[in-house]
Context: one part of a larger RNA
RNA sequence: CUCAGGAGAAGGAACUCGGCAAAUUGACACCGUAACUUCGGGAGAAGGUGUGCCUUUAGUAAGUAGAUAACUUCGCGUUAAAAGCUGAAUAAGGUUGCAAAAAAUAGGUGGCUGCGACUGUUUAAUAAAAACACAGCACUCUGCAAACACGUAAGUGGACGUAUAGAGUGUGACGCCUGCCCGGUGCCGGAAGGUUAAAUGAUGAAGUGCAAGCUUUUGAUUGAAGCCCCGGUAAACGGCGGCCGUAACUAUAACGGUCCUAAGGUAGCGAAAUUCCUUGUCGGGUAAGUUCCGACCUGCACGAAUGGCGUAACGAUGGCCAUACUGUCUCCUCCUGAGACUCA
Numbered sequence: 001c002u003c004a005g006g007a008g009a010a011g012g013a014a015c016u017c018g019g020c021a022a023a024u025u026g027a028c029a030c031c032g033u034a035a036c037u038u039c040g041g042g043a044g045a046a047g048g049u050g051u052g053c054c055u056u057u058a059g060u061a062a063g064u065a066g067a068u069a070a071c072u073u074c075g076c077g078u079u080a081a082a083a084g085c086u087g088a089a090u091a092a093g094g095u096u097g098c099a100a101a102a103a104a105u106a107g108g109u110g111g112c113u114g115c116g117a118c119u120g121u122u123u124a125a126u127a128a129a130a131a132c133a134c135a136g137c138a139c140u141c142u143g144c145a146a147a148c149a150c151g152u153a154a155g156u157g158g159a160c161g162u163a164u165a166g167a168g169u170g171u172g173a174c175g176c177c178u179g180c181c182c183g184g185u186g187c188c189g190g191a192a193g194g195u196u197a198a199a200u201g202a203u204g205a206a207g208u209g210c211a212a213g214c215u216u217u218u219g220a221u222u223g224a225a226g227c228c229c230c231g232g233u234a235a236a237c238g239g240c241g242g243c244c245g246u247a248a249c250u251a252u253a254a255c256g257g258u259c260c261u262a263a264g265g266u267a268g269c270g271a272a273a274u275u276c277c278u279u280g281u282c283g284g285g286u287a288a289g290u291u292c293c294g295a296c297c298u299g300c301a302c303g304a305a306u307g308g309c310g311u312a313a314c315g316a317u318g319g320c321c322a323u324a325c326u327g328u329c330u331c332c333u334c335c336u337g338a339g340a341c342u343c344a
Base pairs, nucleotide, nucleotide: 001339002338003337004336005335006334007333008332010330011329014328019325027051028050029049030048031047036041038173052095053094054093055092056091062086063085064084068080069079070078071077096100108323109322110321111320112319113318114317115315116314120132121131136171137170138169139168140167141166142165148157149156150155174310175309176308177307179240180239181238184237185236186233187232188231189230190229193228194227195226199222204217205216206215207214208213241259242258243257244256245255268302269299280296281295282294283293284292
């Protein structure tokens, strides 16, 4: 010096990306316990007090047991109940030690906030999460030889089920809600017209033949789905404007004009896991705060099941703060053990 442990004056997070690591807490009994809440929780909230041994309380309370006696509907019945065995709490007094849950094992706690409701699942060997799943919700398909899936097929699953069933897709407990647009793309419905393949084969032409005909070619007519067309449908894929002016200071614009669109973003939220400018501005917390919390709204580029906004409980989840605690640090020191190293 390295590793594994132990102790530390004063301070106590000044360390650091970050209290990482360590320390604190820890058992049992009793007292006591806030906001919020889906009334279940939160909660072991928080915060306190006690704890050994001896004597007495006390062989008491209580438990177990059922001799025996009485009654009797004669039952393994009912009532009263002795002995035996086990045996507290509480209270009072005493007593030892620095210390009595004397060692060991055994939550640190609280506040604000993001995300995900929750328990679960996951990258076997760098990611456990806000990702996946989930109950619930919604849409679509499917009438049974079902839809759908596997298979060339036979066949099998679905299912020895039958629309309160099965399959697919999206969302993701619960609460309040889920606005406008069907022009594009898709899907569903419609069938009048247009277009249209193979097929059909009117007519004409050419070759050949004495001819009948045969061969080659021309292509009028008829001709399905689809597409065009007409409607519907957004918890289908998706989309949800610009410019100019205007109010008794200024500013702003409820209001007006105009252009474009299928329709111009409603409720709610908003510098956000989304805000570039940006460390936005104001307030709080600090002596000092690019983080955090509460507001504002100028939303570069939130927004309603690609769900919006809340939310008790939960989380080896992210951010911030406080308290307790500490060698994380100021600033290092000592001890124990194992290595390394030197000598033999």
This is a predicted structure of a 344-nucleotide part of an RNA (large-subunit ribosomal RNA, domain IV) from Nitrosomonas sp. NCBI's taxonomy places the organism under Bacteria, Pseudomonadati, Pseudomonadota, Nitrosomonadaceae, Nitrosomonas. The RNAcentral record of the full RNA draws on ENA. Rfam family: Bacterial large subunit ribosomal RNA.